[in-house]
RNA sequence: UCUGAAAAAGGCAAAUCCGUUGAAAGGCGGAGACGCAAAGCCAUGGGUCUGUCGUUGGUGCUACAAGCCAGCUAUGAUCGCCAAGCUGCCGGAU
Numbered sequence: 001u002c003u004g005a006a007a008a009a010g011g012c013a014a015a016u017c018c019g020u021u022g023a024a025a026g027g028c029g030g031a032g033a034c035g036c037a038a039a040g041c042c043a044u045g046g047g048u049c050u051g052u053c054g055u056u057g058g059u060g061c062u063a064c065a066a067g068c069c070a071g072c073u074a075u076g077a078u079c080g081c082c083a084a085g086c087u088g089c090c091g092g093a094u
Stems, first nucleotide, its partner, number of pairs: 001093004011036002016031006034080001040086002044083003047078003054072006
């Protein structure tokens, strides 16, 4: 530097359930293992999720507004969606 067939030392932990937190997506802790060779770190680009705030339309009404419904929207979330960046255990090859 390349690589993950077999092996060893270990590591992480999806769904689900319980607790907790958050408006939500989601986060955290415990139980639990579907999987993972970076399922270690990082929201920089794309994707996806949410929709507080904001905004547009509808409804509402004599009118205005509140309320309600729908759309849009990230400054929110996700790195176990894909890239970029940083770091790294064990084995094999060079």
Molecule: c-di-GMP-I-GGC riboswitch aptamer
Organism: Peribacillus glennii